[in-house]
C1' cells in the first nucleotide's frame, strides 16, 4: 500500500429484498422474606463509530473518514 469483515443500551448480541431499533445480562423501583438471595410485576437508558449524498422514508443503500481484526505484498 491492496482486499475482507466488524463498529448498535454499561456488557453480549438481534433487526437485511429500507418502513421508523429490540432481546438476555446488569441498573432503577415495588410485591414476596426477620433478612439476603432466588422469584414476580414495573421503569430509565441508544445522534446505530464519524461525517455526507440518494429517498416519502436508511442501523441497513452510495461516498469519504476513524478504530479494530484478518489476508495478501
Nucleotide at each position: 500500500g491492496g482486499g475482507g469483515g466488524c463498529g448498535u443500551a454499561g456488557c453480549u448480541c438481534a433487526a437485511c429484498a429500507g418502513g421508523u431499533a429490540g432481546a438476555g445480562c446488569a441498573c432503577c423501583g415495588c410485591c414476596u422474606u426477620u433478612g439476603c438471595a432466588a422469584g414476580g410485576c414495573g421503569g430509565g437508558g441508544g445522534u446505530u463509530g464519524a461525517g455526507g449524498g440518494u429517498u416519502c422514508a436508511a442501523g441497513u443503500c452510495c461516498c469519504u473518514u476513524c478504530g479494530c481484526c484478518u489476508c495478501c505484498a
Model confidence (mean pLDDT): 81 of 100.
Transfer RNA from a Candidatus Nanopelagicales bacterium, 73 nucleotides, folded computationally.
RNAcentral holds the sequence, with entries from ENA.
The organism belongs to Candidatus Nanopelagicales, within Bacteria.
Rfam family: tRNA. Rfam links the family to the GO term triplet codon-amino acid adaptor activity. By type it is a transfer RNA.